About this RNA: Predicted 3D model of a 479-nucleotide part of an RNA (small-subunit ribosomal RNA, 3' major domain) from a metagenome. It matches the Rfam family "Bacterial small subunit ribosomal RNA". The full RNA is in RNAcentral, with records from SILVA. Its mean pLDDT, the model's own confidence on a scale to 100, is 83.
[in-house]
Context: one part of a larger RNA
RNA sequence: UGACGGGGGCCCGCACAAGCGGUGGAGUAUGUGGUUUAAUUCGAUCCACGCGAAGAACCUUACCUGGGCUUGACAUCCUUUUGAAUGGAUCCAGAGACGGAAUCAGGCUCUUCGGAGACAGAAGUGACAGGUGCUGCAUGGCUGUCGUCAGCUCGUGUUGUGAGAUGUUGGGUUAAGUCCCGCAACGAGCGCAACCCUUGCUUUUAGUUGCUCCACGUUAUGGUGAGCACUCUAAAGGAACUGCCGAGGUUAACUCGGAGGAAGGUGGGGAUGACGUCAAGUCCUCAUGGCCCUUAUGUCCAGGGCUACACACGUACUACAAUGGUGCAGACAAAGGGGCGCAAUACCGCAAGGUGGAGCAAAUCCCACAAACUGCAUCCCAGUUCGGAUUGGAGUCUGCAACCCGACUCCAUGAAGUUGGAAUCGCUAGUAAUCGUGGAUCAGCAUGCCACGGUGAAUACGUUCCCGGGCCUUGUACA
Numbered sequence: 001u002g003a004c005g006g007g008g009g010c011c012c013g014c015a016c017a018a019g020c021g022g023u024g025g026a027g028u029a030u031g032u033g034g035u036u037u038a039a040u041u042c043g044a045u046c047c048a049c050g051c052g053a054a055g056a057a058c059c060u061u062a063c064c065u066g067g068g069c070u071u072g073a074c075a076u077c078c079u080u081u082u083g084a085a086u087g088g089a090u091c092c093a094g095a096g097a098c099g100g101a102a103u104c105a106g107g108c109u110c111u112u113c114g115g116a117g118a119c120a121g122a123a124g125u126g127a128c129a130g131g132u133g134c135u136g137c138a139u140g141g142c143u144g145u146c147g148u149c150a151g152c153u154c155g156u157g158u159u160g161u162g163a164g165a166u167g168u169u170g171g172g173u174u175a176a177g178u179c180c181c182g183c184a185a186c187g188a189g190c191g192c193a194a195c196c197c198u199u200g201c202u203u204u205u206a207g208u209u210g211c212u213c214c215a216c217g218u219u220a221u222g223g224u225g226a227g228c229a230c231u232c233u234a235a236a237g238g239a240a241c242u243g244c245c246g247a248g249g250u251u252a253a254c255u256c257g258g259a260g261g262a263a264g265g266u267g268g269g270g271a272u273g274a275c276g277u278c279a280a281g282u283c284c285u286c287a288u289g290g291c292c293c294u295u296a297u298g299u300c301c302a303g304g305g306c307u308a309c310a311c312a313c314g315u316a317c318u319a320c321a322a323u324g325g326u327g328c329a330g331a332c333a334a335a336g337g338g339g340c341g342c343a344a345u346a347c348c349g350c351a352a353g354g355u356g357g358a359g360c361a362a363a364u365c366c367c368a369c370a371a372a373c374u375g376c377a378u379c380c381c382a383g384u385u386c387g388g389a390u391u392g393g394a395g396u397c398u399g400c401a402a403c404c405c406g407a408c409u410c411c412a413u414g415a416a417g418u419u420g421g422a423a424u425c426g427c428u429a430g431u432a433a434u435c436g437u438g439g440a441u442c443a444g445c446a447u448g449c450c451a452c453g454g455u456g457a458a459u460a461c462g463u464u465c466c467c468g469g470g471c472c473u474u475g476u477a478c479a
Stems, first nucleotide, its partner, number of pairs: 001479002003476003007473007015463002019427005026318008034309002042052002063304007072128001076127002078124006086105003090101003108117003130293002133291003139287002141282003144278001146276001151190006157166003170181003196270004201238007210228003214225003241264001244258005320420001324379007336367003341360002346355003386417001391412007433455007
C1' cells in the first nucleotide's frame, strides 16, 4: 500500500421489511447429472443447466457400425493426353458411394495452318492439400462477472531515508469523485452527467394507399363527389432550465412546499459498461504459435446414434376449478411478415385440410376471427360437464423418405392432481398478475427465444437483522 475481520462509524440496492404472484408436491415439455450403449459427438458447473443450438427424420453431424478413396471433397504449380467451355440423359451390378458399358446437344481466340493460348476432363509425379485432432495455462478477437457500482489514475508541486503519501481526506449535498465550502496543493484524463434513439404535449410543412367537418348514394361499406378541418403518417422545429414564488440552509451547493404546465426536478424506457478482477469462457464461429495424424485423427457413402431410462437437479407449460367449465351471440388492439411468397370470395370435408386462384413487391391486397371482456343459457361442488396425461382406431400436411424419430385433426379412452414439507424466486406502476397477437430460425416441427399491444392491482412504517456493494477509520502470526 492492499486484502481480510462473527471490529467501529456513515450510506445505498426488491437486500430485508410491507405486499402480490410463483417455484419446491402432480402430469407433460425441455436442458443437465448419472446410468446404459457400438455410439448415446463436443463445450459450459457462484458467472453452466428452454445455455452455444434463431429450430438433430436424411442433410445438419463433429459420434458409432459397415462399405469405398489416397495429390485426395477443396487450392496453386509441373508433365503427358483428350476435348472449347458447358448442359442433358440411358443401361448393368450394388444399400449407396464407388465401379462397368454406351450416348446426345454444343461448337472459343490467335495462326506462318506446323501449332499456340484460355478453360475443362483423365492419367502421373511431388511440392502440398485436409484435420470440429491437442493445448483458451502460448495467443488475437469476442463475451460473462463484480456493476451502470462510483470509482480508477496522471502531470507539476509539496512531503517522507524509502516503499509511499498528498491531491481523491474533512464539513455539507447528490442517483453520482454530483456540486458547494474548507484545505500544500494546483490542474488534467478515463468513468458520472449531457450529446444519440424511443415515448409523453404542441407548431409548421405534406395529403395517398390514410382521414371525413359538407353533399350524394346503398341492404351494407370512404362506396362516390369534394376537401385536408380532424385522426393518422413522417420530416423539420418548439417545449423543462430548480427558469418563477415561499421556507429551510453557511449569503453556498442543495432540500422541502407551491404556481403555471401535456410533462417537474435525471419526466418514462433504451443504447452506452472506467482502471481492473476471476491464468473466468470460447483453438467447435473466425484467426493464429507450438504439438500431433498423413492409404488416416483426411475424405465419400448407406444405416444407426445425438430422441436410450432405475433415478437426481434446474427452467418452463397445463392444472387441481364456480373470480370457473361449456354453448350461442356481440365489441375493442398494437407490432410484424409476404414473390421458390401471403393468399380473399366461393365450393367440398365434422375437422386438420382440399379444389380453385380475385388481389397484392403492399398505409391499397393477404396472413387476420385478437383473446381475456360483455349479454343470455346451462352445470351445482362431485375426482365432476374440473383436469387433460396415456393408449386404441381413422385421417390430414410437409418432405426422396415420418419405423427408430415430425406436427396437426376427428372418434373413443379419461391417469396423476383437491393448492403443494424444509426451503426458495420475481416484482415498486402502466410495474406485478393475467389475456391473446406477430417474428426470426424454418420444407415440416415452439410450452423456448425475441418483440407487440389488451385488462390492470397491492404495498413500502422503516434500516435492527440476512445478502451484495461504496467511503472513512481500526486490528492483523496474511500478500